Source information
The RNA shown here (small-subunit ribosomal RNA) has 1478 nucleotides and comes from a metagenome. The coordinates come from a structure-prediction model, not an experiment, and the mean pLDDT is 85. Rfam family: Bacterial small subunit ribosomal RNA. Rfam links the family to the GO terms structural constituent of ribosome and ribosome.
């Protein structure tokens, strides 16, 4: 630093995820040692038990112990009395500002203990607690009286002084005043206590330190679905109160104060220094240690004291816990251990006061759970250790394996060394000064011994992400951060080996930071991906043109002052052996104040300027807008003529109109509505919108001019107004249109699309509504930045008689384009380009512009507007394809012309179904069905019954045995097989051949064509399909391969940022149509000679290749030629080519084969072969013997035979080609009516045979019928071949004679030697299912205007939401389940306020008949009064509690909405193509 993840694939957007660091951690598995740290985040939930704040006897009186005769001494104590218990420790509930951080201020304050300075300490009294008697109570704890001390308490003197009140001086400053100081009057103090040896304690006042107290200003959370809040509220006067300002309180006055710079409220929170994260800017966070601050069961209160409204003090209320004699007490762990409980979770009831501090004493000391140690947890950081060096046959074991190997792996074993750690034994600290005291601790650390001994484990291993193999699993179990694995070959599930990363810890899991520029200050966007408000006025704010002159607010400089605690972060250094830790010093705290100085440039403030800006003059143009009148054409309706039978209307149709006269046509009339042509890429207008003419009022804009003002300016949160269609209200109109509605149609359905009618609305007046894809999907102002060209209103200048033209110029509307800018697409002086300023506005999809709540509405409704739950997208632009009931140009027996079948019959094959013990398997739109199969009685053969065999029907090959097997023959059996007789090989002696046993192994037509191969099929003999290189695009890609001719062709040919190749096309290959040459036997025979044979008019012909011979022909075989738009014209671009003609057998690829490009169909074949992995292995293997594959209610495919006269039957009679043949083909000849049979010439074949070709041609019959058609079926009788024709063969013959008279819907095949028709031949094969297949040839047509449609198929364009690619995507309703959520009669709960009652404690007032010891005063000296307290009442305020009504706000809730969401419900097809109505 980044990477995954939408797409086929591509760039942008864009959200989810990882990958790092951290943690008070939990949990999962493991687990040696030691330092340093660090441990209830939950229930401020309850708490058993001990401990945490006492202490002085030098303040008092005393009581007990202890020594001593005793005085006394020494000790211990409950009680007065002092000081301390406001510290120090815990916790964070509360609190959003009575808090805290930062910086200021008190001229408005206080201070025990402590320090420094003055000055003083005189002189009285009365009591009381403990204590003693008595006495209540269970207890707590008291009552009464008598008696006592004092640094306890009271009076009075002194007054350096303080203090108040009066006059007054001087000096300061910040308003009000501060400070100092003189006179005078009032008032104010005290403990000569304690020890006694130093001293320690008291009191005034002043001052310092050091702590608090209040005040200010600025700064940090969320929510406006919290916008108004406030009555002590804001302010003044008097009083009160307080240490001190103050509505702090209180009478009275006045009515203010706070708020969008967010008051008030509701939510959550301690703040900060710091922590983690981050390049930083920030985000996030407030454990520990440190500051401040709040809390001490809740809730209220005050006392005491310097200091509290007090954690371990008081006093009331309330809850809860304990005690108890029921009458009353008692308590407060958010201290330090500990227990409950709660929770995923968090530690001993421990040792010491030696250090450090603290609090009390003069001090010794005493107390301190604070604080030092320790103990418990891997909770964290660090360090260290489990050994170290050799050591190959690379042992064994384990794992894979192609069976060779190769990992594990120098690991181990073994050898040598070492001892940190652990045990053992010894020794031993610093931490303490000042002498004595060390919990830690006999620790750390240091010696010596003993032995490798005591010590490794977790996660991962498909990409991201380092790391892979087998085996079991079989959409199962299961993983999983995301993308995704997993349905039989799973590097992703488990296990195993092996390997990869950390390492005494390794994972997960939860939180936070980053990655995230994904809230964008630093760092984003808004035309289409999310995001410009429907448009303007206009307020606050924001921002502002040029010149000068002050001024210091902003801003900039000072190493300019203060403050920014400490610790911590960073740098430098020092101490534990290193680290962690820790020390010291430094820097750093980017801040905030306060000073000086600059004054460019923002701001203030003053004075100027004309360029922004607006006014004035003159002129121009417009459906700008309101009213009011008016026009004419159309549509309808009425009337009245003419006329008749139909009109309307649609794809066709009907509904509907018409003989009561429509429609059409004529005239007259009514009445609403909208303004043809001018109209157009135009004009106005802020949008919305605006269109016959006229008047009438009215807004804006533009050009000229440069006359007047002088910054008057943009922008615009709230807020005000305008705002199409619809659509609500009142009241009017209604021609034509036309939602709901009705009828026709159409359809499966048709709540539509089509047609017929038809209401509301459309109109118009008022008045609401407030939204539009209100769109240029582009907010408004200003400048700047290349051009051409249209057009619409102005000026200027040239030319001209004039119109025109021309040339500029400002202003509007349009289109093309450079730079630029964009993800592209596009923008492009009208900008989406460079910049300024001002506003709205966005941050994945969905849910959802929806709920709830508020504001507006008469209602629809509208504006503001979440979230709970789900996905792992969603969406944009381009690319390539695919498709479209998109388009353009082409082709094809693709349609159309035509010929002739098929679907009807009968039978043959084949196929489904069904059916059987089995009817063996495959093949399934085209491109499965006469296919595989070019041959299923046995065999075949894979299926079935039934009966054997288990090393085996078949291969190789170890080891043991054997002397036979084979074959002939004969028995049992259905046979396979078994008994049994006979015969019994070679040898180099090892063996071979063969039998048996026995182990490796054989066998499998068992499964997987979705694990292959190889072969095939098909689009298609279609014309394509691709590379280099270069160029263009950010890239997918594109270009070349489009285009303009032209072809059968991507053929060629001309253009072209493209130039070339490559596979295909053609051609090269066979055939076949013309001819040459050569060659000539089994072919051939023209001429020439013989033979043979028939007729002869006897001259002679014919005929036969049978011979001699010939090479002339036909033929065969070999090789050449020959056709190439090559000639001519016409067309074309002087091309390609294309028409037409010549010549040729042949003409435009001459006719046919054969060849089948990149690929596509997970197509077809595991049964043709090969072949991995599964699976059987006395059976899924192998042999037999009979069955089956032929089984038949239906049904589909492909033939054959036919339905007849262009024929059948009968009988003469012609003419091929191109196969085959020795286990073969088989002639002449003779038998049979035939099928065949006898028999055996010739022929391994241009020689012999099969071999007859047939249709045709001559003749003759039958004469339109179920027939002399037509040949099923069935009955008899044969012949063949075979081991064997019953299931199950073909051929004959005789008899038999169905159906069928041209075949519905539909549907196939041909364009020329083709199609129809007619034989021949072959392959398979003992014979046949063959009517198939595959050649072969005779006879030989018709037609084709054209591409409009029907299928297929090509190139170009187009649209796309599709990419498993339209057999494609998709929507909604309904059914089901399952979650969250809204409403909902009600119902049960919290929070803050209000009103009012009741009103505890305690502060304050009032009283105070009841009590009282210090002073006064009288006298009776112990009495009375006084002063002056108090108790007790009563008030004001008052906490909890009660009562009511209303806010906020959760919990449940019959029923209901509507939402996500669930591999294969239903229903229809609404969108994406022109998605079939855009």
């Nucleotide at each position: 630093a980044g990477a995954g993840u939408c797409u086929g694939a591509u760039c942008a957007u864009g959200g989810c995820u990882c990958a790092g660091g951290a943690u008070g951690a939990a949990c999962g598995c493991u687990g040696g040692c030691g330092g340093c740290g660090u441990g209830c985040c939950u229930a401020a939930a309850a708490c058993a038990u001990g401990c945490a704040a006492g202490u002085c006897g030098a303040a008092c009186g005393g009581u007990g112990g202890u020594a001593g005769c005793a005085a006394u001494a020494c000790u211990a104590c409950a009680g007065u009395g002092g000081c301390g218990a406001a510290c120090g420790g815990c916790g964070g509930a509360g609190u959003a500002a009575u808090a805290c951080g930062u910086g200021a201020a008190c001229a408005a304050c206080g201070u025990g203990c402590c320090c420094c300075a003055a000055a003083g300490a005189c002189u009285g009294g009365g009591a009381u607690a403990g204590u003693c008697a008595c006495u209540g109570g269970a207890a707590a704890c008291g009552g009464u009286g008598g008696g006592u001390a004092a640094u306890a308490c009271c009076g009075g003197a002194u007054g350096u002084g303080g203090c108040g009140c009066u006059u007054u001086u001087c000096u300061c400053u910040c308003c009000u005043g501060g400070g100092a100081g003189a006179a005078g009057c009032g008032u104010u103090a005290a403990a000569u206590g304690g020890u006694u040896u130093u001293u320690c304690g008291c009191u005034u006042u002043g001052g310092g330190a050091g702590c608090g107290g209040u005040u200010c200003a600025c700064g940090g959370c969320c929510u406006a679905u919290c916008a108004g809040g406030u009555a002590g509220u804001u302010g003044g006067u008097g009083g009160g109160g307080u240490a001190a300002u103050g509505g702090c309180c209180u009478a009275c006055c006045a009515a203010g104060c706070c708020g969008a710079c967010g008051a008030c409220g509701g939510g959550u929170a301690g703040c900060g220094g710091g922590u983690c994260u981050g390049a930083g800017a920030g985000g996030a966070u407030g454990a520990u240690c440190c500051g401040c601050u709040c809390g001490a069961g809740u809730g209220g209160g005050a006392c005491u004291g310097a200091g509290a409204c007090a954690c371990g003090g008081c006093c009331c209320a309330c809850a809860c816990a304990c005690c108890u004699a029921c009458g009353g007490g008692u308590g407060g762990c958010a201290g330090c251990a500990g227990u409950u409980g709660g929770g995923a979770a968090u530690c001993u009831u421990g040792c010491a006061c030696a250090a450090u501090g603290g609090g009390g004493g003069a001090a010794a000391c005493c107390c301190u759970g604070a604080u030092g140690c320790a103990g418990c947890g891997a909770c964290g950081c660090c360090g260290c250790g489990u050994g170290g060096a050799g050591g190959a046959u690379g042992a064994a074991g384990g794992g894979u394996c192609u069976a060779g190997g190769c990992c594990u792996g120098u690991a181990a074993a073994c050898u040598c060394c070492u001892u940190u750690u652990a045990u053992g034994g010894g020794g031993a600290a610093a931490g303490a000064c000042u002498u004595a005291g060390g919990a830690c601790g006999g620790u750390a650390c240091c010696c010596c011994a003993u032995g490798a001994a005591u010590a490794a484990g977790g996660a991962c291993c498909g990409g991201c992400u380092a790391a892979c193999u087998a085996c079991g699993u079989g959409c199962c179990a299961g993983c999983a951060g995301c993308c995704g694995c997993g349905g039989u070959a799973a590097g992703a599930c488990g296990u195993a080996g092996g390997g990869u990363c950390c390492a005494a810890g390794c994972g997960u899991u939860a939180u936070c930071c980053g990655g995230a520029u994904u809230u964008a200050c630093u760092g984003g966007g808004c035309g289409u991906u999310a995001a410009g408000c429907g448009c303007g006025c206009g307020u606050a704010g924001g921002c502002g043109g040029u010149c000068u002159g002050u001024u210091a607010a902003g801003u900039g400089c000072a190493c300019a002052a203060g403050u920014g605690a400490a610790a911590g972060c960073u740098c430098c250094g020092g101490g534990c052996u290193c680290a962690a830790c820790u020390c010291g010093g430094a820097a750093a705290u980017u801040g905030c104040u306060u000073u000086g100085c600059a004054u460019a440039c923002u701001g203030g403030c003053a004075g100027g300027c004309u360029g922004g800006a607006g006014g004035g003059a003159c002129g121009c143009a417009g459906a700008g807008g309101u009213c009011u009148g008016u026009g004419g054409a159309a549509u309808u309706c009425c009337u009245g003529g003419u006329g008749u039978a139909a009109c309307g209307g649609u794809g066709a149709a009907a509904u509907g109109u018409g003989u009561u006269g429509a429609u059409a046509u004529c005239a007259g009339g009514a009445g609403g509505a909208a303004c043809a042509c001018c109209c157009a890429u135009g004009g106005c207008g802020a949008a919305g919108g605006c269109a016959g003419c006229a008047g009438a009022c009215u807004g804006g804009g533009c050009g000229u001019u440069u006359c007047c003002u002088g910054a008057c300016g943009c922008u615009g949160a709230g807020g005000c107004g305008c705002g199409a269609a619809a659509g609500c209200g009142u009241g009017g109109g209604u021609a034509g249109c036309a939602a709901a509605c009705a009828g026709g149609a159409u359809u499966a359905g048709a709540u539509a699309c089509c047609c017929u009618g038809g209401u509301a609305g459309u109109c118009c007046a008022c008045g609401c509504u407030g939204u539009a894809a209100a769109c240029g999907u582009u907010g408004g102002g200003c400048g700047c930045u290349a051009g051409g060209u249209g057009u619409g209103g102005g000026g200027a200048c040239c030319u001209u008689c004039c119109a025109c033209g021309g040339u500029u110029u400002c202003c509007g509307c349009g289109c093309c384009g450079u730079a630029g800018c964009u993800a592209a697409c596009g923008c492009a002086u009208u900008a989406a380009g460079c910049g300024c300023c001002c506003c709205g506005c966005c941050u994945g999809g969905g849910g959802a512009g929806u709920a709830c709540g508020g504001c507006c509405g008469c209602a629809a409704g509208g504006c503001u507007a979440a979230a709970a739950c789900u996905c792992a997208a969603a969406g944009g632009a381009a690319u390539u394809g695919a498709c479209g009931g998109g388009g353009g140009c082409c082709c094809g027996c693709a349609c159309a012309a035509g010929c002739g079948g098929c679907g009807g019959a009968g039978c043959a094959u084949g196929u489904u179904g069904c059916u059987u013990a089995a009817u063996u398997c495959g093949a399934c739109g085209c491109a499965a069905c006469g296919c595989g199969a070019a041959g299923a009685a046995c065999c075949u053969u894979a299926c079935c019954a039934a009966g054997g065999c288990u090393u085996g029907a078949c291969a190789u090959u170890g080891c043991c045995c054997g002397g036979a097997a084979a074959c002939a023959c004969u028995c049992a059996g259905a046979g396979a097989u078994g008994g049994g007789u006979g015969c019994c090989u070679c040898u180099u002696c090892g063996g071979a051949u063969c039998g048996g046993g026995u182990g490796a192994c054989a066998g499998g037509u068992g499964g997987u064509g979705c694990a292959u191969g190889g072969c095939u099929g098909u689009c298609g003999u279609c014309a394509g399909c691709u590379c280099g290189u270069g160029u263009c695009g950010u890239g997918a890609g594109a270009u070349g391969u489009u285009g303009g001719g032209u072809u059968a062709a991507g053929u060629c040919c001309c253009g072209c940022a493209a130039c070339g190749a490559g596979c295909g096309c053609a051609a090269c290959c066979c055939u076949u149509g013309u001819u040459c040459a050569a060659u000539g036997u089994u072919g051939c025979c023209a001429g020439c000679a013989c033979g043979c044979u028939c007729c002869u008019u006897c001259g002679g012909g014919g005929g036969u290749g049978g011979u001699g011979g010939g090479g002339a022909c036909u033929c065969a075989u070999u090789g050449g030629a020959g056709a190439c738009u090559g000639c001519c014209g016409g067309g074309g671009u002087c091309a390609a080519c294309u028409c037409g003609g010549a010549g040729g057998a042949a003409g435009g690829u001459g006719g046919g084969g054969a060849u089948g490009a990149c690929g596509u169909c997970a197509a077809g074949u595991c049964a043709u072969c090969a072949u991995g992995c599964c699976c059987c292995u006395u059976a899924u293997g192998u042999c037999u013997u009979g069955g089956g594959c032929u089984g038949c209610a239906a049904a589909c495919a492909u033939g054959c035979u036919a339905c007849a006269a262009u024929g059948g039957c009968c009988g003469g009679u012609a003419c091929a080609g191109a196969g085959g043949g020795c286990u073969g083909c088989g002639a002449u000849a003779c038998c049979g009516c035939a099928a065949g049979g006898u028999g055996g010439a010739g022929c391994g074949a241009a020689u012999c045979c099969c071999u007859a070709a047939a249709a045709g041609c001559c003749g003759g019959u039958c004469u339109c019928a179920g027939u002399u058609c037509g040949g099923a079926u069935u009955g008899g009788g044969g012949u063949c071949u075979g081991c064997a024709a019953c299931u199950c063969g073909a051929c004959c013959c005789c008899a038999u004679g169905a159906a069928g008279u041209c075949g519905g819907a539909g549907u196939c095949g041909c364009u020329a030697g083709u199609a129809a028709u007619c034989g021949c031949a072959g392959a398979u094969c003992a014979g046949c299912a063959a009517c198939g297949c595959u050649g072969c040839g005779g006879u030989g047509a018709a037609u084709a205007c054209g591409u409009u449609c029907c299928c297929g198929g090509g190139c170009c364009u187009u649209g796309u939401a599709c990419a498993c690619a339209c057999c494609g995507c998709c929507c909604g309703u309904c059914a089901c389940g399952u979650c969250a959520c809204g409403a909902a009669a009600g119902u049960c709960g919290g929070c803050a306020a209000c009103a009012c009652c009741c009103g505890a404690a305690g502060c304050c007032c009032g009283u105070g008949g009841c009590c009282c010891a210090a002073c006064c005063a009288g006298c009776u000296u112990g009495c009375u009064g006084g002063g002056g307290g108090g108790a007790g009442c009563g008030g004001u305020c008052g906490a909890a509690g009660g009562u009511g009504g209303g806010g906020c706000u959760g919990g449940c809730g019959a029923u209901u909405g509507g939402g996500a969401c669930g591999a294969a419900g239903u229903c229809g097809u609404a969108a994406c193509a022109a998605g079939g109505u855009a």